[in-house]
Context: one part of a larger RNA
RNA sequence: CUGGGCGUAAAGCGUGCGUAGGUGGUCUUGUAUGUCGGGUGUGAAAGCCCACGGCUCAACCGUGGAAAUGCAUCCGAAACUGCAAGACUUGAGUGCAGGAGGGGAGAGCGGAAUUCUUGGUGUAGCGGUGAAAUGCGUUGAUAUCAAGAAGAACACCGGUGGCGAAGGCGGCUCUCUGGAAUGUUACUGACGCUGAGGCACGAAAGCUGGGGGAGCGAACAGGAUUAGAUACCCUGGUAGUCCCAGCCGUAAACGGUGUGCACUUGGUGUGGGGGGAUUUGACCCCCUCCGUGCCGGAGCUAACGCGUUAAGUGCACCGCCUGGGGAGUACGGCCGCAAGGCUAAAACUC
Numbered sequence: 001c002u003g004g005g006c007g008u009a010a011a012g013c014g015u016g017c018g019u020a021g022g023u024g025g026u027c028u029u030g031u032a033u034g035u036c037g038g039g040u041g042u043g044a045a046a047g048c049c050c051a052c053g054g055c056u057c058a059a060c061c062g063u064g065g066a067a068a069u070g071c072a073u074c075c076g077a078a079a080c081u082g083c084a085a086g087a088c089u090u091g092a093g094u095g096c097a098g099g100a101g102g103g104g105a106g107a108g109c110g111g112a113a114u115u116c117u118u119g120g121u122g123u124a125g126c127g128g129u130g131a132a133a134u135g136c137g138u139u140g141a142u143a144u145c146a147a148g149a150a151g152a153a154c155a156c157c158g159g160u161g162g163c164g165a166a167g168g169c170g171g172c173u174c175u176c177u178g179g180a181a182u183g184u185u186a187c188u189g190a191c192g193c194u195g196a197g198g199c200a201c202g203a204a205a206g207c208u209g210g211g212g213g214a215g216c217g218a219a220c221a222g223g224a225u226u227a228g229a230u231a232c233c234c235u236g237g238u239a240g241u242c243c244c245a246g247c248c249g250u251a252a253a254c255g256g257u258g259u260g261c262a263c264u265u266g267g268u269g270u271g272g273g274g275g276g277a278u279u280u281g282a283c284c285c286c287c288u289c290c291g292u293g294c295c296g297g298a299g300c301u302a303a304c305g306c307g308u309u310a311a312g313u314g315c316a317c318c319g320c321c322u323g324g325g326g327a328g329u330a331c332g333g334c335c336g337c338a339a340g341g342c343u344a345a346a347a348c349u350c
Stems, first nucleotide, its partner, number of pairs: 004321003007304002012318001014201004021194003025088007034080001035077008049065006091191001092188003095184003103177007110154001114150008125136002162169002206247006215241002220236004258317006266295011299306002323350003332343004
């Protein structure tokens, strides 16, 4: 390389959009690039293979044949592929209708709790732990009542539930805005799928500038514990956590399962839509489409398990793997303010 693989053994890019490329529904006509048949030329000799022959045999050698999967050219075929033209509606998209949703962005508002400030009541403790101590408190704490301020997060509802491509999204209202599902079949007429590069988004932490800072809290300080205790526990507490603008680009970014399409027994929940039957209207019931769970059949699997949301059966395209360590490191390159990220070896060793 071929082959074989990628849930857990090595292996699915964090996610999407999309360029090139690859690939592509139904029907008709044409063409003849691929494809197929035949002819001609060529495909050196030697070798390989077959037959016969020469050295006593064999190795070796000679003669003849076959073969030479290829290339060129000519003639022919037209199912499939390609190309050209035309048509179609089931794929894809658009329109219309009524619904669902923590999808995104901005603005405003609300209550509970916490801390602080002020005032009232009130007096010796409070706090904390396994037990304590540090700490706070007669300059009046803790507790309690009232008023005020601030920041952050939104109990119950809440769900095995919803939405989003992923990251992720949860108090209420308004404005702007994306997507999906269902129903209808009015419109376009293959416009599709995937996607090397590329571009965009991307938790937390971290970084730059400016603001903010209630609670929590790396670092740090103290108190305990302990043989020690640079910890676990306690009292404090800075960065940070929050907002605006800009970087970073990582993760057990996980379903450890790439995307799309098709096909293949079932049962039972749940969210959204539609239809039927019934009804005054609903609930219940039946059918159906989409989503999301559990159990399980065939099949698959090394087993565990997966099982119409496949890890079953196929097709298309991309990414990735190839013994462990060295190492996701060095060097180089690109990116970044930095931290570092991406790409990515070898010696050596088992």
Small-subunit ribosomal RNA, central domain from a metagenome, 350 nucleotides, folded computationally. Its Rfam family is "Bacterial small subunit ribosomal RNA". Its family is annotated with ribosome and structural constituent of ribosome in the Gene Ontology.